[in-house]
RNA sequence: GGGCCUGUAGCUUAGUUGGCAGAGCGCCACAUUUGCAAUGUGGAGGUUAGGGGUUCGAGUCCCCUCAGGUCCA
Numbered sequence: 001g002g003g004c005c006u007g008u009a010g011c012u013u014a015g016u017u018g019g020c021a022g023a024g025c026g027c028c029a030c031a032u033u034u035g036c037a038a039u040g041u042g043g044a045g046g047u048u049a050g051g052g053g054u055u056c057g058a059g060u061c062c063c064c065u066c067a068g069g070u071c072c073a
Base pairs, nucleotide, nucleotide: 001072002071003070004069005068006067007066010025011024012023013022019056027043028042029041030040031039049065050064051063052062053061
């Protein structure tokens, strides 16, 4: 330098044919306990890597850039 794959919450990640952004763990509050843990209930937390395009509508399709992985040279 070139090919391919990946990027979604603090972490691990789901998201089907383009149509409400979800789960587990973690965090906060409350209940339970003498206290802690565990358990239960509720809550906060997202520029879907960044930018642009297509579309009524994009996490999803297209292009560029960035980061990581892998292969070739």
Description: A computed fold for a 73-nucleotide RNA from a Minisyncoccota bacterium, annotated as transfer RNA. The RNAcentral record of the sequence draws on ENA. The prediction has a mean pLDDT of 81. Its Rfam family is "tRNA". Rfam classes the family as a transfer RNA.